[in-house]
RNA sequence: GAAGCUGGCCAGACAGUCGCUGUACAAGCUACGUGUACAGAGGAAAGUCCGGGCUCCGCAGGGCAGGAUGCCGGCUAACGGCCGGACGCCGCGAGGCGAUGGAAAGUGCCACAGAAAACAUACCGCCGAUGGCGCCAAGCGCACAGGCAAGGGUGAAAGGGCGAGGUAAGAGCUCACCGCAUCCGUGGUAACACGGAUGGCACGGCAAACCCCAUCCGGAGCAAGGCCAAAUAGGGAAGCGAUAGUGCGGCCCGCACUGCUUCCGGGUAGGCUGCUAGAACGCGCGGGCAACCACGCGUCCAGAUGAAUGACUGUCGGAGCCUUCGGGCUCGCACAGAACCCGGCUUACCGGCCAGCUUCUUUU
Numbered sequence: 001g002a003a004g005c006u007g008g009c010c011a012g013a014c015a016g017u018c019g020c021u022g023u024a025c026a027a028g029c030u031a032c033g034u035g036u037a038c039a040g041a042g043g044a045a046a047g048u049c050c051g052g053g054c055u056c057c058g059c060a061g062g063g064c065a066g067g068a069u070g071c072c073g074g075c076u077a078a079c080g081g082c083c084g085g086a087c088g089c090c091g092c093g094a095g096g097c098g099a100u101g102g103a104a105a106g107u108g109c110c111a112c113a114g115a116a117a118a119c120a121u122a123c124c125g126c127c128g129a130u131g132g133c134g135c136c137a138a139g140c141g142c143a144c145a146g147g148c149a150a151g152g153g154u155g156a157a158a159g160g161g162c163g164a165g166g167u168a169a170g171a172g173c174u175c176a177c178c179g180c181a182u183c184c185g186u187g188g189u190a191a192c193a194c195g196g197a198u199g200g201c202a203c204g205g206c207a208a209a210c211c212c213c214a215u216c217c218g219g220a221g222c223a224a225g226g227c228c229a230a231a232u233a234g235g236g237a238a239g240c241g242a243u244a245g246u247g248c249g250g251c252c253c254g255c256a257c258u259g260c261u262u263c264c265g266g267g268u269a270g271g272c273u274g275c276u277a278g279a280a281c282g283c284g285c286g287g288g289c290a291a292c293c294a295c296g297c298g299u300c301c302a303g304a305u306g307a308a309u310g311a312c313u314g315u316c317g318g319a320g321c322c323u324u325c326g327g328g329c330u331c332g333c334a335c336a337g338a339a340c341c342c343g344g345c346u347u348a349c350c351g352g353c354c355a356g357c358u359u360c361u362u363u364u
């Protein structure tokens, strides 16, 4: 210098003018306005995927069903998150990716191709030692019985791999190495790794198929929940009035309904609350590889609800175009915008800054 990897950070800056929302104060004066001061979107406020706080309902305890998670250890309020490690795969590397428990509990599936897809099998092929047949015989030939699974072919996958011995040809049949299984030892909290001995190989793959095992999970959500409380209609109680009217009816009793006043409770509109001081943020220091945690000091950092957080002007910065290289013109300039709060994940995104590291090249 070039190409990369990982992590963190910023998200145009400043000034002026006019507005919007909230809080505090002030006077006006109790109705909302006015004035002053201060504050006023994000890294994702988004998707609402996961977890928790909070609220109400349910609940003796346990189980079934259902759902989620799934190597090991740690962090945390909790998690399907994060950190560290193991193993596998990818990359020259820095690094990246991985639902990664169980297939000798059971059931099921393995398309196409292929002889055969799981109590293995034999299409091409090899052999034909032994028996058989032919030639008088030695021996040769045939490929009938039979032996084989090395080689070819199919497939994602063919019942260890590879080399040597062995054999008629072959075969863990035998041996070395590798793999695998069992046992033991060593290191590690563990996942696991390494080493040794034994075994001749048994146990194909799929659990993001059912399933088994382990762990966790009650439901609904701030339109939760609480409080205040019009008008209208309806409900209850008491009193007044009347002894009436209407219905059931042939008549009486009885029953039901109908008036006015006062009070009560429920409850709708509406308003208040919940509501923003919190697993908070900043700095320092300490523990820990880290995630994270402890301590000290400091700070208050949106709270709208037909829903504020905006608009204009100027200078600088940025991007694009033009250029006579002086500058000019255009764009207001990524993704996007709170709605109970918090921790994560995922997705969107112009441009830029910082730190650590890798590979290659050049120079000293």
Base pairs, nucleotide, nucleotide: 001360002359003358004357005356006355007354008353009352010351012316013315014314015313016312017311018310020040021039022038023037024036025035026034028032042335046346047345049344050343051342052341053340054221055220056219057218066217067216068215069214070213071085072084073083074082075081086100087098088097089096090095101212102211106210107209108206109205110204123152124151125148126147127146130145131144132142133141134140135139160178161177163175164174165173179201180199181198182197183196184195185194186193187192225273226272227271228270235264236263237262238261239260240259244258245257246256247255248254280299281298282297283296284295286293287292317333318331319330320329321328322327